A computed fold for a 98-nucleotide RNA from Murinocardiopsis flavida, annotated as Glycine riboswitch aptamer. Its mean pLDDT, the model's own confidence on a scale to 100, is 79.

RNA sequence: GAGACCACUCUGGAAAGCAGGAGUGCGAACUCCUCGCCGAAGGUGCAAGCCGCGCUCGUGCGGUGAAGCUCUCAGGCUCCAAUGACAGAGGGGGAGGA
Numbered sequence: 001g002a003g004a005c006c007a008c009u010c011u012g013g014a015a016a017g018c019a020g021g022a023g024u025g026c027g028a029a030c031u032c033c034u035c036g037c038c039g040a041a042g043g044u045g046c047a048a049g050c051c052g053c054g055c056u057c058g059u060g061c062g063g064u065g066a067a068g069c070u071c072u073c074a075g076g077c078u079c080c081a082a083u084g085a086c087a088g089a090g091g092g093g094g095a096g097g098a
Base pairs, nucleotide, nucleotide: 005093006092008090009089010088011087012086017035019034020033021032022031023030024029036077037076038075042073043071045069049064050063051062052061053060054059
């Protein structure tokens, strides 16, 4: 006496329905159904490259392989609230250790 990384706390942080019907409720709101939407909890898929096996010059099969891409399973779609990838800050672990 460090970094990657990990969790915690605080701060910032988008999108999409003022939808229709039924029920509960004093109300706010909640539940179910129908249709329409969003992508930034989580999750699905894969390009180049690399590896292996073949192969007839072209090239085939398999494995590995990222995301703010993709799908929309999940989640979400009323002002507010909440969730929130990601970003910043703090102390802690990493670590008596490079």
Annotation: It matches the Rfam family "Glycine riboswitch aptamer". From the family's description: This family represents the bacterial glycine riboswitch. Glycine riboswitches usually consist of two metabolite-binding aptamers domains with similar structures in tandem. The aptamers cooperatively bind glycine to regulate the expression of downstream genes. In Bacillus subtilis, this riboswitch is found upstream of the gcvT operon which controls glycine degradation.